[in-house]
Context: one part of a larger RNA
RNA sequence: UGACGGGGACCCGCACAAGCAGCGGAGCAUGUGGUUUAAUUCGAAGCAACGCGAAGAACCUUACCAGGGCUUGACAUCCCUCUGAAAGGCCGGGCAACACCGGCCCCUCUUCGGACAGAGGUGACAGGUGGUGCAUGGUUGUCGUCAGCUCGUGUCGUGAGAUGUUGGGUUAAGUCCCGCAACGAGCGCAACCCUUGUCUUUAGUUGCCAGCACUUUCGGGUGGGCAUUCUAGAGAGACUGCCGGGGACAACUCGGAGGAAGGUGGGGAUGACGUCAAAUCGUCAUGCCCCUUAUGUUCUGGGCUACACACGUGCUACAAUGGUCGUUACAGAGAGAAGCAAUACUGUGAAGCGGAGCGAACCUCUAAAAGCGAUCCCAGUUCGGACUGCAGGCUGCAACUCGCCUGCACGAAGUCGGAGUUGCUAGUAAUCGCGAAUCAGAACGUCGCGGUGAAUGCGUUCCCGGGUCUUGUACA
Numbered sequence: 001u002g003a004c005g006g007g008g009a010c011c012c013g014c015a016c017a018a019g020c021a022g023c024g025g026a027g028c029a030u031g032u033g034g035u036u037u038a039a040u041u042c043g044a045a046g047c048a049a050c051g052c053g054a055a056g057a058a059c060c061u062u063a064c065c066a067g068g069g070c071u072u073g074a075c076a077u078c079c080c081u082c083u084g085a086a087a088g089g090c091c092g093g094g095c096a097a098c099a100c101c102g103g104c105c106c107c108u109c110u111u112c113g114g115a116c117a118g119a120g121g122u123g124a125c126a127g128g129u130g131g132u133g134c135a136u137g138g139u140u141g142u143c144g145u146c147a148g149c150u151c152g153u154g155u156c157g158u159g160a161g162a163u164g165u166u167g168g169g170u171u172a173a174g175u176c177c178c179g180c181a182a183c184g185a186g187c188g189c190a191a192c193c194c195u196u197g198u199c200u201u202u203a204g205u206u207g208c209c210a211g212c213a214c215u216u217u218c219g220g221g222u223g224g225g226c227a228u229u230c231u232a233g234a235g236a237g238a239c240u241g242c243c244g245g246g247g248a249c250a251a252c253u254c255g256g257a258g259g260a261a262g263g264u265g266g267g268g269a270u271g272a273c274g275u276c277a278a279a280u281c282g283u284c285a286u287g288c289c290c291c292u293u294a295u296g297u298u299c300u301g302g303g304c305u306a307c308a309c310a311c312g313u314g315c316u317a318c319a320a321u322g323g324u325c326g327u328u329a330c331a332g333a334g335a336g337a338a339g340c341a342a343u344a345c346u347g348u349g350a351a352g353c354g355g356a357g358c359g360a361a362c363c364u365c366u367a368a369a370a371g372c373g374a375u376c377c378c379a380g381u382u383c384g385g386a387c388u389g390c391a392g393g394c395u396g397c398a399a400c401u402c403g404c405c406u407g408c409a410c411g412a413a414g415u416c417g418g419a420g421u422u423g424c425u426a427g428u429a430a431u432c433g434c435g436a437a438u439c440a441g442a443a444c445g446u447c448g449c450g451g452u453g454a455a456u457g458c459g460u461u462c463c464c465g466g467g468u469c470u471u472g473u474a475c476a
Stems, first nucleotide, its partner, number of pairs: 001476002003473003007470007015460002019424005026316008034307002042053002064302007073125001077124002079121006088105006108115002127291002130289003136285002138280003141276001143274001148187006154163003167178003193268004198236007207226003212223003239262001242256005318417001322376005328371001334365003339358002345352002383414001388409007430452007
């Protein structure tokens, strides 16, 4: 000087407390451990691994296993020879099957040098999701959006170092004020950026319809209009600016006015010096080591989907604030051409048929659901839906291993969950549906969107984490 203390003082945070909803018990989904297996590919490991890499394993993916092929190679450059195609299709061999091998169909441009493409040969080489994240770059997590981390000159100290950065107030903040052997400065904080909340203005189609007219297929449908909504450009607006109290005449704080909004208005992006030899050689790049008729490459089938069990994260429930039936009402944000697909028709339904319109403020996905009315009458039930049987639909070369969906039947556990433990302070929690990425198909996951919409906060004694000062030290 740091670090640490079941030392002290002060302060903060859904840290506790006050509340609300959960998890832990059940069934299922999903990840992990373990076990099993020919293989169940690999990585991630307290917080900060475990619906994580994976925004989507039937083949492919795929790295794993069994078996069959190839060896200058699936991919690249150079050299030599030959050909004019290639892709694709057919036939034969090879087989359990494919890869693979042989044959047939099919004949580029040119300035005639060649270019381009293919086949064969030769070796230089290719190739490796093989190892090392403790050799590395890059990227990321974490403490933590915590308020800290430093430097120059000066001064003090023999020196390591100190001071500044401590002290008195104050703040979300090393934020600002005052004081002071310090005076300044940098990276952080804040602001500048995006979005949302109010108004003005410009513009008016694909958006809108107040006033005017027409129409009857009553629909902004048509004429017309751009007022309003909205869209998207430009501006205004909030600064403790104004008033009062407190304060040291300061910083600031408490209350008030006006205002759509008040003291950082709400949300996001933004992550200092560093810590954990944290994570990643399997995104990529890369040193060294290793393989080179195999640890490379290709194909068929299997596996990653196993199952006595244990854990994490979710979904659905145990019901009446509910189930069932009926009726109709109100969103936002997205996506669409190898696409989204309307109306009509068929089917109980998944869906089929067919194809209007739309590269979309125009058309489509698109029905929003919780809401409202009737019924059930507290039961393992008209709760709950696992599991199972049968019959189907869709995608795809192909749903047996191993997809999703529909109808009928079947109807399990479960009556609110021990010790313990998680999230949340407002348009939040809870609850309700909608969309998108990935994607042929395959979400209860993820990322977004809106609808309905609470309770509680006395406070800082205690638990956890953090910051500042100080004290002790057998630690560095």
Molecule: small-subunit ribosomal RNA, 3' major domain
Organism: uncultured bacterium